[in-house]
Context: one part of a larger RNA
RNA sequence: CUGGGCGUACAGCGCGCGCAGGCGGCCCGGGACGUGCCGUGUGACAGCGCGGAGCUCAACUCCGCGUGGUCACGGUAGACGCCCGGACUGGAGGCCGAGAGAGGGAUGUGGAAUGCCUGGUGGAGCGGUGAAAUGCGUAGAGAUCAGGCGGAACACCAGCGGCGAAGGCGGCAUCCUGGCUCGGACCUGACGCUGAGGCGCGAGAGCGUGGGGAGCGAACCGGAUUAGAUACCCGGGUAGUCCACGCUGUAAACGAUGUGAACCCGGUGCUGGGCGGAGAUUGCGCCGCUCGGUGCCCCAGCUUACGCGAUGAGUUCACCGCCUGGGGACUACGGCCGCAAGGCUAAAACUC
Numbered sequence: 001c002u003g004g005g006c007g008u009a010c011a012g013c014g015c016g017c018g019c020a021g022g023c024g025g026c027c028c029g030g031g032a033c034g035u036g037c038c039g040u041g042u043g044a045c046a047g048c049g050c051g052g053a054g055c056u057c058a059a060c061u062c063c064g065c066g067u068g069g070u071c072a073c074g075g076u077a078g079a080c081g082c083c084c085g086g087a088c089u090g091g092a093g094g095c096c097g098a099g100a101g102a103g104g105g106a107u108g109u110g111g112a113a114u115g116c117c118u119g120g121u122g123g124a125g126c127g128g129u130g131a132a133a134u135g136c137g138u139a140g141a142g143a144u145c146a147g148g149c150g151g152a153a154c155a156c157c158a159g160c161g162g163c164g165a166a167g168g169c170g171g172c173a174u175c176c177u178g179g180c181u182c183g184g185a186c187c188u189g190a191c192g193c194u195g196a197g198g199c200g201c202g203a204g205a206g207c208g209u210g211g212g213g214a215g216c217g218a219a220c221c222g223g224a225u226u227a228g229a230u231a232c233c234c235g236g237g238u239a240g241u242c243c244a245c246g247c248u249g250u251a252a253a254c255g256a257u258g259u260g261a262a263c264c265c266g267g268u269g270c271u272g273g274g275c276g277g278a279g280a281u282u283g284c285g286c287c288g289c290u291c292g293g294u295g296c297c298c299c300a301g302c303u304u305a306c307g308c309g310a311u312g313a314g315u316u317c318a319c320c321g322c323c324u325g326g327g328g329a330c331u332a333c334g335g336c337c338g339c340a341a342g343g344c345u346a347a348a349a350c351u352c
Base pairs, nucleotide, nucleotide: 003324004323005322006321007306008305012320014201015200016199017198021194022193023192025088027086028085029084030083031082033081034080035077036076037075038074039073040072041071047067048066049065050064051063052062053061054060091191092188093187094186095184096183097182098181099180103177104176105175106174107173108172109171110154115149116148117147118146119145120144121143125136126135162169163168206247207246208245209244210243211242215241216240220236221235222234223233258319259318260317261316262315263314266297267296268295269294270293271292272291273290274289275288276287277286301308302307325352326351327350334345335344336343337342
């Protein structure tokens, strides 16, 4: 120093960027720090192993031989790791040419629908439920027609479809902007992978200031139901939901499956490109190959099983995170963060 694990039993950080660190393609030369071998020194005594001896035996003690591990120095080997120099193009990046997309931000704009307001028609109900009632309505509701105002969300297209690192993203137009894929193989020449800390992003709810407020609607108030009904159902309804700016930083943030790479049968869809082929005018689809994405079924293999199965939970490598019986406990205390709510880190007694 160490084991075994992490889809569902305990366990993958919500996601990304990235400092340190760890790890790192192919070829040539050099060095010799690691590494191996040889030698010298060291490795006290005791101990330990073997042999022998002394206390009547043993424990114990004594003698001899041997042993372990490390280190230092010298020498040697040069595969692998490392360092230095040179070279390469397959990893990575760039360039050129195409392409798809609800990727992000901003501004503007459209129609349907709900609601409200004004006016017309009209005249007794409307609404709601299991049934009702509260509620609305002769001060004219509901219905219907015309006009206006305002907020929010975008039917059809729409798909197990697409895009994004995740959260997430859906009317239309314009501007700004990120990523990705395919084709060419022109350039750089290992520039890479991972990533403790750190930094950023992060649904909803919530908070601060200001605005907005149609519909919906925690709380709240009524009506019902009921033994009760602080609920489910009904009528209202404030915060909120919306916008700007700032905070919060959580989730069944899920594929409950970290990221990257290589390798390992097939079948069948969808989606975005490329090449070829037949039909032979294109369009359009069809057939084959290929690269990227996304589903389903399955071989081997894996798995307690369920299942996974080239989008792995298969076979391996690199690096990070995490688990170690249940409860107590996503807690207390302390620390850090937050305006607060609270978040992050995280025990013990006790108990089974």